Context: one part of a larger RNA
Molecule: small-subunit ribosomal RNA, central domain
Organism: uncultured bacterium
RNA sequence: UUGGGUUUAAAGGGAGCGUAGACGGGGGAUUAAGUCAGUUGUGAAAGGCUGCGGCUCAACCGCAGCACUGCAGUUGAUACUGGUUUCCUUGAGUGCGGUUGAGGUGUAUGGAAUUCGUGGUGUAGCGGUGAAAUGCUUAGAUAUCACGAAGAACUCCGAUUGCGAAGGCAGUACACUAAGCCGUAACUGACGUUGAGGCUCGAAAGUGUGGGUAUCAAACAGGAUUAGAUACCCUGGUAGUCCACACGGUAAACGAUGAAUACUCGCUGUUGGCGAUAUAUUGUCAGCGGCCAAGCGAAAGCAUUAAGUAUUCCACCUGGGGAGUACGCCGGCAACGGUGAAACUC
Numbered sequence: 001u002u003g004g005g006u007u008u009a010a011a012g013g014g015a016g017c018g019u020a021g022a023c024g025g026g027g028g029a030u031u032a033a034g035u036c037a038g039u040u041g042u043g044a045a046a047g048g049c050u051g052c053g054g055c056u057c058a059a060c061c062g063c064a065g066c067a068c069u070g071c072a073g074u075u076g077a078u079a080c081u082g083g084u085u086u087c088c089u090u091g092a093g094u095g096c097g098g099u100u101g102a103g104g105u106g107u108a109u110g111g112a113a114u115u116c117g118u119g120g121u122g123u124a125g126c127g128g129u130g131a132a133a134u135g136c137u138u139a140g141a142u143a144u145c146a147c148g149a150a151g152a153a154c155u156c157c158g159a160u161u162g163c164g165a166a167g168g169c170a171g172u173a174c175a176c177u178a179a180g181c182c183g184u185a186a187c188u189g190a191c192g193u194u195g196a197g198g199c200u201c202g203a204a205a206g207u208g209u210g211g212g213u214a215u216c217a218a219a220c221a222g223g224a225u226u227a228g229a230u231a232c233c234c235u236g237g238u239a240g241u242c243c244a245c246a247c248g249g250u251a252a253a254c255g256a257u258g259a260a261u262a263c264u265c266g267c268u269g270u271u272g273g274c275g276a277u278a279u280a281u282u283g284u285c286a287g288c289g290g291c292c293a294a295g296c297g298a299a300a301g302c303a304u305u306a307a308g309u310a311u312u313c314c315a316c317c318u319g320g321g322g323a324g325u326a327c328g329c330c331g332g333c334a335a336c337g338g339u340g341a342a343a344c345u346c
Base pairs, nucleotide, nucleotide: 004317005316006315007300008299012314014201015200016199017198021194022193023192025088026087027086028085029084030083031082033081034080035077036076037075038074039073040072041071042070048066049065050064051063052062053061054060091191092188093187094186095184096183097182098181099180100179103177104176105175106174107173108172109171110154114150115149116148117147118146119145120144121143125136126135162169163168206247207246208245209244210243211242216240220236221235222234223233258313259312260311261310262309263308266291267290268289269288270287271286272285273284274283275282276281295302296301319346320345321344328339329338330337331336
């Protein structure tokens, strides 16, 4: 519990596609369901309101009228909404011509670094720290040179840069593939917006099976530190980190800001396209940033990428704790996820 809200106070679903539903551009015709008007029936009585009357008044009672805001039928009206039909092009989509990018998938390939192996040179230390020690090393380490192997990640370029719905995406080449933007105005002719359920995608960690394992590194072991040190620091080190297939479905999944459309001062930087030009400059469309006006805001701030002015649709909030817990149900191999209370207490 509403004429309220959701960046930060409680509150935007992690993201997309889309079903039902809700809402929806301009002109004409028709219909008359919604809507509006008249009329008929009904809307019991008591009660209510108004008027009058009866008990000496009042309460109480009687009579009349009104109300009963409704429902059904019928006769009309046709602006708006809806139904049917026809036309239109500006919304939306398609075509054509350009163009952009770490968008996606697959395959191939490159150099540096790291670790390991073999061999050479070489000799007593190396490593590590606040300081040390554990550790490695005369069975020749560290250092250095040559060769070889493996796996993972891609220095510079690199940027408030770019692309993607979000998660996210970065060496190079090729193949396949998706998208945006600009220009044009040939085609379709409202085909649109949103979207409960539903379906799909979804970092990292985690799970299953099979590979792979260079580095780093939960767990674990040892050395330190310390009163203790199940830590921070050091030496090692297994899952994991990588690949394939499958599962899981969560994050401060953040712009802590749902999607769409229209409108509302300016200045400035930059990315992509299309122009104009006197080569000084400058217009326009789409993005990405900075600063400000009106307005908004509790303020911080936001400000044409709105948190402004409006409309449509969805999601969500209602004091703190208990608690994202318990129970039930659904999903999952499990871990756990989704949905989601109450008692009690302040």